Molecule: c-di-GMP-I riboswitch aptamer
Organism: Domibacillus robiginosus
């Protein structure tokens, strides 16, 4: 420096659910509690993939409905990028 891996040590992280006069249209986020589980389940939205559809267009008399990210997801999948133990 690289490749496997969690057996082992020391430790992290935290699903689902439940709080909250929290943010958010929403999806989703945070925050405390709780651990499904994770060798990166540390960060990053760079491609694709899935969510939602305010804002915008379309249709309709109207309720509505239908496309659609500039939101969202990193614990969907890759990339990039960081680091701990072990043994080779």
């Nucleotide at each position: 420096a690289u490749c496997u891996g969690a057996a082992a040590a020391a430790g992290g992280c935290a699903a689902a659910c439940u709080a909250c006069u929290c943010c958010g249209a929403a999806a989703g986020g945070g925050u405390a509690g709780g651990a499904c589980g994770c060798a990166a389940a540390g960060c990053c939205a760079u491609g694709a993939g899935c969510c939602u559809a305010a804002c915008u267009g379309c249709u309709g008399a109207a309720a509505a409905g239908c496309a659609u990210a500039u939101g969202g997801u990193c614990g969907u999948c890759a990339g990039g990028u960081u680091g701990c133990c072990a043994g080779g």